[in-house]
RNA sequence: GGGAACUCCGGAGAAUCUCAUCCGAAGAUGAGUGCCGAAGGUGCAAGGCCGCUUUGGCGGCUGAAUCUCUCAGGCAAAAGGACGGAGCAGGCAAA
Numbered sequence: 001g002g003g004a005a006c007u008c009c010g011g012a013g014a015a016u017c018u019c020a021u022c023c024g025a026a027g028a029u030g031a032g033u034g035c036c037g038a039a040g041g042u043g044c045a046a047g048g049c050c051g052c053u054u055u056g057g058c059g060g061c062u063g064a065a066u067c068u069c070u071c072a073g074g075c076a077a078a079a080g081g082a083c084g085g086a087g088c089a090g091g092c093a094a095a
C1' cells in the first nucleotide's frame, strides 16, 4: 500500500397521513400534502497540478466524509440499509 465478492450477527431516521379506484378481507395501484438520510448519486475545504500576471493576485482542473443536496430511495412490520464484528476468500506475510 491492498483487503473485492459471498455467509452469519448487530445496525438509525422519518405520515400505519389525505383523496380516488380495485378488493369479501388483508391489501394493491394512482394522485396530493408533509417529512427522513445510512443503498446509489450530486456538491466542496485544505492541499496538489496547470495557465495568466502589473508579482498583489486571478482563472481552470483535481480534490474526503456519517458533511451537503434530496435526483433516486425511504417514512407500521417484513425487506432494504451506510457502517461495525466474525467467517470465508484473497494476499509474500499478519491483523
Base pairs, nucleotide, nucleotide: 006087007086008085009084010083015033017032018031019030020029021028022027034075035074036073040071041069043067047062048061049060050059051058052057